[in-house]
Context: one part of a larger RNA
């Protein structure tokens, strides 16, 4: 370290439970609000917080009713203090109170705040009083709009607009769905897209009600009729509409629910009033009247009751019932077990009550209840009765008839154009509704009946009201569930909380001790409030990390194994060691025995995970860290098919009605649907009909009839439709706290340098220009800090930091940087322009919604077994990785002829081959010379030559996919026989497949390349295991139902690894075997052919190799040997005018050739076998390794091994058959896919008179059973529920979706612990100290790392205590936790006064709505205006408290004063740039002066030493401060008191003030404030002013923090406006070192 077992930890699955959800049913209620809502803020308790209640009368006050002994709500116990039989708490009803915000409403505002006016009251101050004042308190009131009434009243005469007053329980805002209306998308579908669709949907907006809307025919219908509207069923997916695509889609009629009809305008009459054209008209009121019309006139008849509170008129009372509290309410005991009885057993009882819940387990008789009864002061609701209205004897009402022609809704109907809505998309388009224009008739009239016209029918528009039936449920009450049970069910059993975001908005997790807290007294260990050990409680520790307590993961103990050994971690075999059971054996029945059982597993054989996707994956292609839980073909409707059931030429109901139950149901209901008859375009006819002239023929039918309604399975369509997943589109909102730009108002820029224009002077000129000097101080000037930026490099890259650090860099008076407030926004803003920026998001932000958009795409898709089993092809396709039809698969039914194989026979063909003087083309060599052409000679002609070209002919050779005089084998077709038995065919249900791969053969393309590509034809893989080829989908052999320690073989093998071998004859020497070519080579074996050779070959050795001559020429030279020409001759055995080497040229060496020695074969060449070289790559890799001379190789022979093949034995199962309950025969690899049979999970019903505290479920262990999914038994744990069987119903089965949630690993005790400014020592405290406190040294900052202060934060401040968590380690410490304390203002800031940008905005203008703009007016600082300084004091505050001295405003009293003077008007001021410069000059600093204090020595220095101070107020006088001292007190120590030194100068500095100069970009506003003038009210009964006294001055902020407290997720190396900012050196705020002060950066 591994495996196993046991015991634990960790974790929170599982089981059980339910407080909460979900879906429905029945009632109720259907609103609340200016009498201040909904919703909040802040308060309120004896006591801190949260919830609930309530509101300064504050967990409550009053009254009425109920009710009865205990109460002061819950978390949440205890304490304190109270209340209660004089009836509390509690419940119901009514009333009172009800802060502030919010429609919010006196004005304003950043919601819970600020500031008022008027009237009254209180209180306070003053006053003798009347009364005055108030800054205080309370009460009431003061918004806008609308309506009504009145008063007043412009331009403008009457009037009107306007203004004012009064009245109003008027409106405003909120609320879930339902309703009506205005406006109105897009994704999507159409496989693209534009009409169309989605859809008049989503969203936005207006308005209403308990419902809304609609509604009593200018309607339908069809020649018959119906009789308002609404809703349901049907008609019907019909008629229709429609790129006639996708799709959209009525109505009448019929069956039902409900049922209800009315009122005006007008004619006419009466009355009143007005106008004037004085006989007409207008207005009002009353009557009349409203469509089978009415009025008016006439005629006739009848009549005493009718109606009503929702329309048609409108109130009240009484009674009863119901609702909102209540109340009565039967019946049991014992035994046993147990902690507990409701369980068991025995024996009873009640029942109009055996619903349910609770009680220590399972209760009719214990409790609450239940059945059945009873009850109501008050609010509310309903019904009845009262009651109300009309009429009641006549100027009445009702009805009928005749007549008359008075009335019957006008910018209307219609029409034209443009639209919308209707099934109806402009169509032939009616009807209905809008906009613009035009524009009737008048009942003898008008509308409609789908263009239009006629006839006919029907109705009467242009006015209004109307219940029920219908829709919905935020809310209240009651009930139900084959709904969920804590990853489920609502997002929430705790919550719209914690948390995130600027915001709109988003949005969790988290349940269980026990019957009862009996929640561990007491003791011990320890620093202990941690933790543990005892003791105790309890049935059990179940111990507030609490029921059960699985797995991952982490430990400990024991058994076995492992230290020469190598890989999917297993499987098969297996020694040794250890153990003994749900089995076995023995018998003595046990603490028995054994291996055949269990654990381990040395060693050996074989063996490259799973899923997905693929032609093909160990693949180095995808996905998964592990475990647990969750997680995907469902439901509705409509079709189709199969099965099954009822009825059957018929079948069946829908809505609804009635009835009934605890729940379910039952009965009616025939409207309708399907079928029973078809044919035709239709009229129509009909067992026929259509076509047609036809009776012919033909088509479709009949002859040959089964449907229909349920239920279940398969499958299709419409819906999100198996699950998850886009990028996007559209609608409505939220954002400019980041950033870009703009507006308003403020602020900032050390120091140094240069020296423009202009000016002055000099020279010069006629005068200028010009030159020089001085002055001057310009500049998108220069150098360079703060500040801003971001060019380079390094670092950083799981950072210190989601953009930084370090070192350099750029700009730094300008187009500069920056604070505060404000503006404009999503197809929009903004942009010195980069598609930049618009909150870490930008070629269209963010949030929510349409929405489950769509996805021809990817991924995933969950238990078992059995039978069969593909495809990767064709055609078409905006199609090629998609689809449709066919092909191939499966299941069912049917037909009984086929299909297939072999053989025989009969066919046609033009491939392979072959051939070409057989065509068309191509084509080798030769010949003949026949012809033609070219060239040459000749040239007048005839001719001649030709190493030129072509054609014919002869011989020879030879090619072809698009050549054929020829021509197979196969294949194909047909017929017959035989074999085989349904494999074929038909119909119907269901598919999958359309990416194929390699290999053999025949071709094309390519290069007769490719693991290439593309056809054809076989095979295999795909979807196929096994044996062989070392390993190796596609090659060879062979098709796996299961088992066997049986046998025979195939391919291939037989030395060892490795099962199996021997013999014979050759070859190979290369380890060839056991990679390769051109090419090369006396390798070797075999077989040939041709030469030479005893007259002596070949090789070797010895000798010769000469002369003319240096041949001639050429040349400087050329002598055999640079080159050219010639290459003769002689002597010889032989010897070249020379084969090579060599020299400047010679020389020299050598060869050919010859002789001798030697003595037998030699040389050349051709073919076959087998070897050699050629042969070079990156870790070592070319027999699989060892090794082998065969164990290589060739030929031959004989054996053996070898697979899941074949055989044998046993078993399972499918199909068929039979002599049939037993056999036989043939099968049983399998992806996509089809078909069949089962297992398990959850719930429900019945069942087992089921099981259960003598122990359910769950969990753990286990050696048993089943072909599998899986099922038992026993033991342990656990502590209350659970099963069997038969059915039914599903949220029904997970190793995989970069799945979701939780837990736990790995990396790993690894990286890191956040500026390298730095610590050390001593003491203290403490259980404990590197870190805390104190001290002494040391180090760092010091234009900060010091101090003040805006924003922001919000208690972090101070003191005491603590140490669980936070602090990157520790901690006695802290910005942590607990408790207590702390912020004091007339003058500081705000509020208040004023205005900027801008915002709101009465009226007004404008817009579909929402809304937009804007006048008066109001708000709005970053600006204007505005009165206090010094010292002291606290643990923590101070311009705030105290002390001292001031000031402002205002009131009042007294005095003084002696004429002004609120309001209003008017004038001025307020009132402003940048740069540069001059003068004066505060604080501060330095030095000096002055004062105080101070010595010690040394080896050595005594002075010009060292340290400190030299303040503040005031004109001054003086006071204050001041080191120190006196005195007092004394545990700590100045509560109180006294004395008190010097207290100056120079230099520097530059706050501030007042100016100057230059320049162009020309530099806020105010109805505030201030000043002047006018002079109204007032004022000589005394104004303003001044002096003194006495009063008053509210409210808000004030602590702390400028980085560890803000912003960056952090105690984060970043960012954050303004002010003060000392010394030395220095130009300087640079830089270095130091004061004051602060730190050493939390391992």
């Nucleotide at each position: 370290a591994g495996u196993g077992u046991a015991u634990g930890g960790g974790g929170g699955a599982u089981g059980u439970c339910u407080a909460g959800g979900u879906g429905c049913c029945g009632a109720g209620a259907g609103g609340c609000g200016a009498u201040g809502a909904a919703g909040g803020a802040c308060g309120u308790g004896a006591a801190a917080g949260g919830c609930u209640g309530c509101g300064a009368u504050a967990a409550g006050c009053c009254c009425a009713g109920g009710g009865c002994a205990g109460g002061a709500g819950c978390c949440a116990a205890a304490u304190a203090u109270c209340c209660g039989u004089u009836a509390a708490u509690c419940c119901u009803g009514g009333g009172a109170u009800u802060u502030c915000c919010g429609a919010a409403u006196g004005g304003g505002a950043g919601u819970a705040c600020c500031c008022g006016g008027u009237a009254g009251a209180g209180c306070a101050g003053g006053g003798c009083a009347a009364c005055c004042u108030g800054a205080c308190u309370c009460u009431a009131u003061c918004a806008u709009c609308c309506a009504u009434g009145g008063c007043u009243g412009a331009a403008u005469g009457c009037a009107u607009a306007g203004g004012c007053c009064a009245u109003g329980u008027g409106a405003g805002g909120c609320g879930a769905a339902c309703g009506c209306a205005g406006a109105g998308a897009a994704c999507u579908g159409a496989a693209a897209c534009a009409u169309c669709u989605c859809a008049g949907u989503a969203c936005c907006u207006g308005c209403a009600g308990g419902a809304a809307a609609g509604g009593a025919a200018a309607u339908c219908a069809a020649c018959c009729g119906a009789g308002a509207c609404u809703c349901c069923g049907u008609a019907a997916g019909u008629a229709g509409c429609g790129g006639c695509g996708a799709g959209c889609g009525a109505a009448a009629g019929c069956g039902g629910a409900a049922g209800a009809g009315c009122c005006c305008a007008a004619a006419c009459c009466a009355c009143a009033g007005g106008g004037c054209a004085u006989g007409c008209u207008c207005u009002g009121u009353g009557g009349g009247g409203u469509u089978a019309g009415g009025g008016c006139a006439c005629u006739c008849a009848a009549a005493a009751g009718g109606a009503g509170u929702u329309a048609c008129a409108a109130a009240g009372g009484u009674u009863u019932a119901c609702c909102u509290a209540g109340u009565u309410g039967a019946a049991u005991g014992g035994u046993c077990u147990g902690g507990a009885a409701a369980g068991u057993c025995c024996a009873a009882c009640c029942a109009c009550a055996g619903a349910a819940g609770g009680u220590g387990a399972a209760a009719g008789u214990c409790c609450u209840g239940u059945a059945a009864g009873c009850g109501g002061a008050a609010c509310g609701u309903a019904a009845a009765c009262u009651c109300u209205c009309c009429g009641u004897u006549a100027u009445u009402u009702u009805g009928a008839g005749u007549g008359u022609a008075c009335c019957a809704g006008a910018g209307u109907a219609g029409c034209a154009c443009g639209g919308a809505a209707c099934c109806c998309g402009u169509g032939g388009a009616a009807c209905u509704c809008c906009g613009u224009g035009u524009g009737a008739a008048u009942a003898u009239g008008g509308g409609g009946g789908g263009c239009c016209c006629a006839c006919c029918c029907u109705c009467c528009a242009a006015g209004g009201c109307u219940a029920a039936g219908u829709a919905c449920u935020a809310c209240u009450c009651g009930g139900c569930a084959a709904c969920c049970g804590a990853u489920a069910g609502u997002g929430c059993a705790a919550a719209g909380u914690a948390g995130c975001g600027u915001g709109a908005g988003c949005g969790a997790a988290a349940g269980a001790u026990g019957a009862a807290a009996a929640g561990c007294a007491c003791c011990c260990c320890u620093g202990c409030u941690a933790g543990g050990g005892g003791a105790g409680u309890u049935a059990a520790a179940a111990g507030u990390a609490c029921c059960u307590g699985a797995a991952a993961c982490c430990a400990u103990a024991c058994a076995c194994u492992u230290a020469c050994a190598a890989g999917c971690u297993g499987u098969a075999g297996g020694a040794g060691c250890c153990c003994u059971a749900u089995g076995c054996c023995c018998u003595u029945u046990g603490u028995g025995g054994a291996a055949u059982g269990g654990g381990u597993g040395a060693c050996u054989g074989c063996g490259u995970g799973c899923c997905u996707u693929u032609c093909g994956c160990a693949u180095a292609a995808u996905g998964a860290g592990c475990c647990g839980g969750g997680g995907a073909g469902u439901u509705a409707c409509c079709g189709u098919u199969c099965g099954u059931g009822g009825c059957a030429a018929g079948g069946u109901u829908a809505a609804g009605u009635c009835u009934u139950u605890a729940a379910g149901g039952g009965a009616c209901g025939a409207a309708g649907c399907c079928g029973u008859a078809g044919g035709g375009a239709a009229a129509c006819c009909g067992a026929g009909u259509c076509u047609u002239a036809a009776u012919a023929g033909g088509g479709c039918g009949a002859c040959u009839u089964a449907g229909u309604c349920g239920c279940g399975g398969g499958u299709g369509g419409u819906a999100g439709a198996c699950g998850c997943g886009a990028a996007a589109c559209c609608a409505g909102g939220u954002g400019a706290a980041c950033u870009a730009c703009c507006c308003a108002u403020g602020g900032c820029c050390a120091g140094g340098u240069u020296g423009a224009a202009g000016g002055g002077g000099a020279u010069g000129u006629a005068a200028a220009g010009a030159u020089c000097c001085c002055u001057g101080g310009a500049g998108g000037a220069c150098c360079g800090a703060a500040c801003c930026c971001a060019c380079u490099a390094a670092c950083g890259u799981u950072g210190a930091a989601a953009a930084g650090u370090u070192a350099g860099g750029g700009g730094a008076u300008g187009a500069g940087c920056u604070g505060u407030g404000g503006g404009g926004a999503g197809g929009a803003g903004u942009a010195a322009a980069a598609g930049u920026c618009u909150a870490a998001u930008c070629a269209a932000a963010c949030c929510u919604g349409g929405a489950g958009a769509u996805a021809u795409c990817u991924c995933g898709u969950u238990c078992u077994c059995u039978c069969c089993g593909a495809a990767a092809u064709a055609g078409c396709u905006u199609u090629a990785g998609g689809g449709c039809u066919a092909g191939c698969c499966u299941c069912a039914a049917g037909u009984u002829a086929u299909a297939c194989a072999u053989u025989a026979c009969a066919g046609g063909g033009g491939u392979a081959g072959a051939g070409c003087u057989a065509c068309u083309g191509a084509u080798u060599g030769g010949g003949a010379c026949u012809g033609g052409g070219g060239g040459g000679c000749c040239a007048c002609c005839c001719g001649c030559c030709u190493a030129c070209c072509c054609a014919c002919c002869c011989c020879u050779a030879c090619c072809a996919a698009a050549c054929u005089c020829c021509g197979a084998a196969u294949a194909c077709u047909g017929u017959a026989a035989u074999g085989c038995u349904u494999a074929u065919c038909u119909u119907g249900g269901g598919a999958g497949u359309c990416a194929g791969a390699c290999u053999g053969u025949g071709g094309g393309c390519g290069a007769u390349a490719a693991c290439g590509u593309u056809c054809a034809u076989g095979g295999u893989c795909a979807a196929g295991a096994g044996g062989g080829a070392a390993a190796c989908a596609a090659c060879c052999c062979a098709g796996a139902c299961c088992g066997c320690c049986a046998g025979u073989u195939a391919a291939g093998g037989u030395c060892c690894c490795g099962a199996a071998u021997c013999c014979a004859u050759g070859c190979u020497a290369a380890g060839u075997u056991a990679c390769u070519a051109a090419g090369g080579a006396a390798g070797u074996c075999a077989a040939g052919u041709u030469g030479c050779u005893g007259u002596g070959a070949c090789a070797a050795u010895u000798a010769g190799g000469a002369u003319g001559u240096u041949g001639g020429c050429u040349u400087a030279g050329a002598a055999g040997c640079a080159g050219c020409c010639a290459c003769c001759a002689u002597u010889u055995a032989a010897a070249a005018a020379g084969u090579g080497c060599g020299u400047a040229a010679u020389a020299g060496c050598u060869u050919a050739c010859u002789a001798a020695u030697c003595g037998a074969g030699c040389a050349a060449u051709u073919u076959g076998g087998u070897g050699c070289c050629g042969a070079u790559a990156a870790u070592g890799a070319a027999c699989g390794g060892g090794a082998a001379u065969a164990a290589g190789u060739a030929u031959g022979g004989a054996a053996c091994c070898g697979a899941a093949a074949c055989u044998g034995c046993g078993g399972a199962u499918u199909a068929u058959c039979c002599u049939a309950c037993g056999g036989a025969u043939a099968g049983u690899g399998g992806u996509a896919g089809g078909a069949g049979a089962g297992c398990g999970u959850a719930g429900c019903a019945a069942u087992c008179a089921g099981c259960g505290u003598u122990g359910a479920a769950g969990c753990g262990a286990u050696a048993c059973g089943g072909c599998a999914a899986c099922g038992a038994g026993u033991c342990g744990u656990g502590g209350a529920g659970c099963g069997u069987u038969u059915g039914c119903u599903a949220g029904u089965g997970a190793u995989u979706a970069u799945c979701c949630c939780g837990g736990c690993a790995u990396g790993a005790g690894u990286a890191a612990c956040g500026a390298u400014a730095a610590a050390a020592c001593a003491g203290g405290u403490g259980a404990g100290a590197a870190u805390c406190c104190u001290g002494u040294u040391c180090g760092c900052c010091g234009a900060a790392a010091a101090c003040c202060u805006a924003a922001g934060g919000u208690u972090u401040c101070c003191u005491g205590g603590g140490g669980a968590a936070g602090g990157u380690a520790a901690a006695u410490c802290c910005g942590c936790c607990c408790a207590g304390g702390g912020u004091u203002a007339g003058u500081c800031g705000g509020c208040c006064c004023c205005u900027u940008a801008g915002u709101c905005g009465a009226g007004g203008c404008u817009g579909a709505a929402a809304g937009g703009c804007g006048u008066a007016g109001a708000c709005g600082a970053u600006g204007g205006a505005u009165a206090g300084c010094a010292g002291g004091u606290u643990a923590a505050u101070a311009u705030u408290c105290c002390u001292g001295c001031a000031c402002c405003a205002u009131g009042u009293u007294g005095g003084u004063g002696g004429a002004c003077g609120a309001a209003a008007g008017u004038a001025g001021u307020g009132a402003c740039g940048c740069a540069u410069u001059u003068u004066a000059g505060a604080a501060g600093g330095u030095u000096a002066u002055c004062c105080c204090g101070u010595g010690a020595u040394u080896a050595g220095u005594c002075g010009u030493g060292c340290g400190g101070g030299u303040u503040u107020c005031g004109c001054a006088a003086g006071a204050u401060c001041g080191a120190g001292g006196u005195c007092g007190u004394u545990u700590u120590u100045g509560a109180u008191a006294c004395c008190g030194a010097a207290g100056u100068a120079a230099c520097u500095g530059g706050a501030u003030a007042a100016g100057g100069u230059g320049c162009c970009g020309a530099g806020a506003a105010a109805u505030a404030g201030c000043u002047g003038c006018u002079g109204u009210a007032g004022g000589u009964u005394g104004a303003a002013g001044c002096c003194a006294g006495c009063g008053u001055g509210a409210c808000c902020g004030u602590a702390c923090u400028a980085a560890a407290a803000c912003u960056g997720a952090c105690a984060c190396a970043g960012g954050u406006a303004g002010g003060u900012g000392a010394g030395g050196a220095g130009a300087a705020u640079a830089u270095c070192c130091u004061c004051a002060g602060g730190c050493g950066c939390u391992c």